Background
A computed fold for a 74-nucleotide RNA from Lachnospira eligens, annotated as transfer RNA. The sequence is in RNAcentral, with records from ENA. Lineage of the source: Bacteria > Bacillati > Clostridia > Lachnospiraceae > Lachnospira. The prediction has a mean pLDDT of 80.
This record gives sequence, C1' cells and structure tokens, in this order.
RNA sequence: GGUUCUCUAGCUCAGUUGGUUAGAGCAUCCGGCUCAUAACCGGACGGUCCUGGGUUCAAAUCCCAGGGGAACCA
Repeated sequence: GGUUCUCUAGCUCAGUUGGUUAGAGCAUCCGGCUCAUAACCGGACGGUCCUGGGUUCAAAUCCCAGGGGAACCA
C1' cells in the first nucleotide's frame, strides 16, 4: 500500500433482508434470605447505537466519507 471484517450500557455480546418502548449476562447500588459472609431471590441504575453527511414517511440496521481495532496479502 491492497482486500476483508469489526465498532451497541463500566465489561462481554444479542438485535431475524428498515417499523411498536433499544435488550441480555456480568459489574455497581438497594432490599430479601442468613447468627454472619458467600451463594441464591427481587428491584434499581446505566446508551447522543464510533463521528459527519445522504436515502426514506421512518435508520443501530441501507449508502458515502472520516476515525479506532483485527486478520490476510504484498
């Protein structure tokens, strides 16, 4: 330098060829249980879906450009 993939909560990820309110587990906090701790159970908190633009009645999802990361080729 070229090709391909990837970016969603503090972390690991799901999100079905665009449509109802953006989700799960872990972590954190609160409560229950216990003599107590852990485990277990219930609840709460947490997101400008990497950035900008475009298409569309409607975009995490499609298109373009940029940025971060990964693999392969040279």